[in-house]
Context: one part of a larger RNA
RNA sequence: UUGGGUUUAAAGGGUGCGUAGGCGGUUUAAUAAGUUAGAGGUGAAAGGUUUGUGCUUAACAUAGACAUUGCCUUUAAAACUGUUAGACUUGAGUGUAAAUGAGGCAGGCGGAAUGUGAUGUGUAGCGGUGAAAUGCUUAGAUAUGUCACAGAACACCGAUUGCGAAGGCAGCUUGCUGGGAUACAACUGACGCUGAUGCACGAAAGCGCGGGGAUCAAACAGGAUUAGAUACCCUGGUAGUCCGCGCAGUAAACGAUGAUUACUAACUGUUUGCGAUAUACUGUAAGUGGUUAAGCGAAAGCGAUAAGUAAUCCACCUGGGGAGUACGACCGCAAGGUUGAAACUC
Numbered sequence: 001u002u003g004g005g006u007u008u009a010a011a012g013g014g015u016g017c018g019u020a021g022g023c024g025g026u027u028u029a030a031u032a033a034g035u036u037a038g039a040g041g042u043g044a045a046a047g048g049u050u051u052g053u054g055c056u057u058a059a060c061a062u063a064g065a066c067a068u069u070g071c072c073u074u075u076a077a078a079a080c081u082g083u084u085a086g087a088c089u090u091g092a093g094u095g096u097a098a099a100u101g102a103g104g105c106a107g108g109c110g111g112a113a114u115g116u117g118a119u120g121u122g123u124a125g126c127g128g129u130g131a132a133a134u135g136c137u138u139a140g141a142u143a144u145g146u147c148a149c150a151g152a153a154c155a156c157c158g159a160u161u162g163c164g165a166a167g168g169c170a171g172c173u174u175g176c177u178g179g180g181a182u183a184c185a186a187c188u189g190a191c192g193c194u195g196a197u198g199c200a201c202g203a204a205a206g207c208g209c210g211g212g213g214a215u216c217a218a219a220c221a222g223g224a225u226u227a228g229a230u231a232c233c234c235u236g237g238u239a240g241u242c243c244g245c246g247c248a249g250u251a252a253a254c255g256a257u258g259a260u261u262a263c264u265a266a267c268u269g270u271u272u273g274c275g276a277u278a279u280a281c282u283g284u285a286a287g288u289g290g291u292u293a294a295g296c297g298a299a300a301g302c303g304a305u306a307a308g309u310a311a312u313c314c315a316c317c318u319g320g321g322g323a324g325u326a327c328g329a330c331c332g333c334a335a336g337g338u339u340g341a342a343a344c345u346c
Stems, first nucleotide, its partner, number of pairs: 004317003007300002012314001014201004021194003025088007033081002035077008048066007091191001092188003095184003103177007110154001114150008125136002162169002206247006216240001220236004258313006265292010295302002319346003328339004
C1' cells in the first nucleotide's frame, strides 16, 4: 500500500462547537477544468516480449516488430463532476401558537434526622460484638421532656419516568436563562453533513488561597481476631467530604456500540404534543422500554433506538510480554497528564 476489521476476541476519540479539508437536494442555460473519442509529436540506447538470422547447440550476438500503460499539442463530444448565471422547495433554518421537563445559574424559605450546648425528670449502667474489650458514666451518663445553635443531605411521591452534548441533574419557591418536540406552512432559499489542528465543557479523588466543619471518614491510635494480622470486626479520629475563586483533565468517562442520512415485517407498554369522533380516543409526530420476522453474527445475541441493507466524513486496530514503560517534546504549583518506542523474550 491493497485487503480486512473496531458490543464481548486488538480496535469508537469522555463530550460538544467549529477552521482547513472531504462529501453534498431538484431544475434551466452557458463553459469545457476534470472526463471521453480521433489525429500528430515525443516517450534515447541497452534491457523486456515476440518473429527471424549467425556461431555444430545453448548461453551469446544481431535484424525487424511490439510494448514503453506516460507527457505535450490539436480537433471534437457535453451525459456526469467542477465553474458561472438564473429558478425551485422537499434538506436546513426563521416566524407564530399552546404545552413540556430532577436542563443550567443566582437568591430566599422549610421540616425530619444527626451532633453539641443549656435546663428539667431520673438512677446505674450505657455502648458495642460471633463473643468481648478499648470507649462513655455517681463530677449523674444512657433514656426521656423543653429551649437553643451548627453544618450537611433532601424520606414518601419515585417509575424499564423525565431533562441534558457528555460529565451529570431530585425538598419548596422567586428571578434570569439554554434546548428539544408538536401544530400551522407565513418567510429565507441548499444557507447542508462530517470534521485533522484548535477552542470550550468535563464524575470522583487530588492541588493552591480564603472560609466552614454536623455527619461520615483515607492516614493514625487503641481494643479484638489470628501462628502472625501493617486487614476484615469494634471504639475513637485528622486530611477530606461542604462553600467561593483558581488549577488539574483523568474513569468499567459504558449502550464496553462515533456522527449524519435513507430504506426494511409485526405485536405490546409508556412520556410529551397534535387530533376530533373512531367519544373507557382509530390515528399521527417525536422520545423512551419489552418480545419477535427477515437479515446479520463465531456464538451470546442484535433486530426500525440494528450489531440488517446502503452512502459520506472522522477516530482507531494489526500476536502475548517488555509497556502505556524509557527517551525526547508539550502542558502542570505538584501529583501527574498527553504524545509514545526499542532491545530482549515466548
A computed fold for a 346-nucleotide part of an RNA from an uncultured bacterium, annotated as small-subunit ribosomal RNA, central domain.
The coordinates come from a structure-prediction model, not an experiment, and the mean pLDDT is 86.
The RNAcentral record of the full RNA draws on ENA.